[in-house]
RNA sequence: UCAGACGGCUGGAUGGCUGCACUCGAUCGGGCAACCGAUCGGGUGAGGAAAGUCCGGGCUCCACGGAGACACGGUGCCGGUUAACGGCCGGCGGGGGCGACCCCAGGGAAAGUGCCACAGAGAACAGACCGCCGGGCCAGCUUGCUGGUCAGGUAAGGGUGAAACGGUGGGGUAAGAGCCCACCGCGCGACCGGCAACGGAAGCGGCACGGCAAACCCCACCGGGAGCAAGACCAAAUAGGGGCGGCACGCCGGGCAACCGGCAGCGGUGUUUCCGCGUCGUCGCCCGGGUCGGUCGCGCGAGGUGCUCGGUAACGGGCAUCCCAGAGGAAUGGCCAUCCAUCGCCUUCGGGUGAGGACAGAACCCGGCUUACAGGCCGUCUGAUCCU
Numbered sequence: 001u002c003a004g005a006c007g008g009c010u011g012g013a014u015g016g017c018u019g020c021a022c023u024c025g026a027u028c029g030g031g032c033a034a035c036c037g038a039u040c041g042g043g044u045g046a047g048g049a050a051a052g053u054c055c056g057g058g059c060u061c062c063a064c065g066g067a068g069a070c071a072c073g074g075u076g077c078c079g080g081u082u083a084a085c086g087g088c089c090g091g092c093g094g095g096g097g098c099g100a101c102c103c104c105a106g107g108g109a110a111a112g113u114g115c116c117a118c119a120g121a122g123a124a125c126a127g128a129c130c131g132c133c134g135g136g137c138c139a140g141c142u143u144g145c146u147g148g149u150c151a152g153g154u155a156a157g158g159g160u161g162a163a164a165c166g167g168u169g170g171g172g173u174a175a176g177a178g179c180c181c182a183c184c185g186c187g188c189g190a191c192c193g194g195c196a197a198c199g200g201a202a203g204c205g206g207c208a209c210g211g212c213a214a215a216c217c218c219c220a221c222c223g224g225g226a227g228c229a230a231g232a233c234c235a236a237a238u239a240g241g242g243g244c245g246g247c248a249c250g251c252c253g254g255g256c257a258a259c260c261g262g263c264a265g266c267g268g269u270g271u272u273u274c275c276g277c278g279u280c281g282u283c284g285c286c287c288g289g290g291u292c293g294g295u296c297g298c299g300c301g302a303g304g305u306g307c308u309c310g311g312u313a314a315c316g317g318g319c320a321u322c323c324c325a326g327a328g329g330a331a332u333g334g335c336c337a338u339c340c341a342u343c344g345c346c347u348u349c350g351g352g353u354g355a356g357g358a359c360a361g362a363a364c365c366c367g368g369c370u371u372a373c374a375g376g377c378c379g380u381c382u383g384a385u386c387c388u
Base pairs, nucleotide, nucleotide: 001384002383003382004381005380006379007378008377009376010375012339013338014337015336016335017334018333020045021044022043023042024041025040026039027038028037029036030035047359051370052369054368055367056366057365058364059227060226061225062224072223073222074221075220076219077091078090079089080088081087092106093104094103095102096101107218108217112216113215114212115211116210129158130157131154132153133152135150136149137148138147139146140145141144166184167183168182169181170180171179185207186205187204188203191200192199193198231296232295233294234293241287242286243285244284245283246282247281250263251262252261253260254259265277266276267275268274303322304321305320306319307318308317309316310315340357342355343354344353345352346351
């Protein structure tokens, strides 16, 4: 210098004008109330992913005596970390890369069942299609060979396939074959190292045990359900429920009863006739439940920042310091000026001029994962080349 690997940071800046939301203070207003609103002034106001809602937890309500079994779902090398996790850290094994480094649902296939397309003769205690080998029979002739055929032997060669029941070489054989031998591979493995996964390995075994569990299944571990529209509190009018109090609810006869008849009572200013009333009880106060409505839940938290200690690390401990959005049809906006990154055009190379800022937008909160992202900056490491 070029080409790469890994990790981290940033995500336009400053000022002015004017809006919006929350909050504090002052002054007013609305509502029966719970509570709500207006004006002025001060303060605060999106993210690294606020996103997908895929895991794990807090919180809330419901269910639930303890323990176990079964079913269903999830997780799946080992050790650690954590409130917890399918996350993270460290290690192991396998695969890829010259390398830095990257990728892996990575338990069990000698418990059982099942599957292995197409092609191929044969796909799991396999298989004679071609070929090879000796033998019988027939034909031909060049008389020991060729061709055909029959019953056999053979897994070395060809061919099919993702995969054909160890590989290479030698011996052996009619031809062959772990049939025998050497090396390689494979299986078992005393013993050694490691907390473990696992690694190393004397020796033994002619070789048995193909692949698939992201097929059923087996093993180990984990798991109540629903979610802030969870849920809690305050609380009108009207209707209905309960309680207390005031007033009214008369008598006789008949009828099972509904009711009928008579008398008394009240009102129509005293009396009589006559008429009406004589009940669906009514009025007032209080209590409790629900509805309209209002408030809380809702921002001090597994919290941020800095320093420090332990640990390879994830992470944990200690000290100091900070308070940092909280709406409810849902605020966080708009305009202007100067500058910054980037791009276009012009240029007398001094500059001028125009465009212009990625992905995205809190809704109960937190820890992760995944996905989106213009541009810029930093660190560690690898390979190649050149120079000293």
Description: Model confidence (mean pLDDT): 76 of 100. Bacterial RNase P class A from an Alphaproteobacteria bacterium, 388 nucleotides, folded computationally. Its Rfam family is "Bacterial RNase P class A". Its family is annotated with dimeric ribonuclease P complex, ribonuclease P activity and tRNA processing in the Gene Ontology. Rfam classes the family as a ribozyme. The RNAcentral record of the sequence draws on ENA. The organism belongs to Alphaproteobacteria, within Bacteria.